[in-house]
RNA sequence: UUAUAAAGAAAGGUGGAGGGACAGGCCCUGCGAAACCUUGGCAACCUAUUCAGAGUUCAAUCUGAAAAAGGUGCCAAAUCCGAUCCUAAUGUUUUGUUAGGUAGAGAUAA
Numbered sequence: 001u002u003a004u005a006a007a008g009a010a011a012g013g014u015g016g017a018g019g020g021a022c023a024g025g026c027c028c029u030g031c032g033a034a035a036c037c038u039u040g041g042c043a044a045c046c047u048a049u050u051c052a053g054a055g056u057u058c059a060a061u062c063u064g065a066a067a068a069a070g071g072u073g074c075c076a077a078a079u080c081c082g083a084u085c086c087u088a089a090u091g092u093u094u095u096g097u098u099a100g101g102u103a104g105a106g107a108u109a110a
Base pairs, nucleotide, nucleotide: 001110002109003108004107010039011038012037013036014035018028019027020026022082024081025080040075041074042073045071046070047069049066050065051064052063053062054061079105085101086100087099088098089097090096
């Protein structure tokens, strides 16, 4: 920089109190958090492979599908919601609440 995200997939061991990136919220957690290890699984971003179509003199290349060997990733909750700004509704002393849209930030891959 580009792409993706309401789908999907957990058991065991060590460990022993935190964890969900971040205000706030809301959750998870001694019926065992984080972290590490083992095994298993999900997915299909990249590489390799197969099939179909397009393309080409032949190729390259592009599109779709399959599969899951290799490289990553992931396996509570929508990226858990949310944050900024806009609009609408509603209420108010401040200002808040709800709904919709949109940024920003973070994550993963190349």
Molecule: SAM riboswitch aptamer (S box leader)
Organism: marine eukaryotic metagenome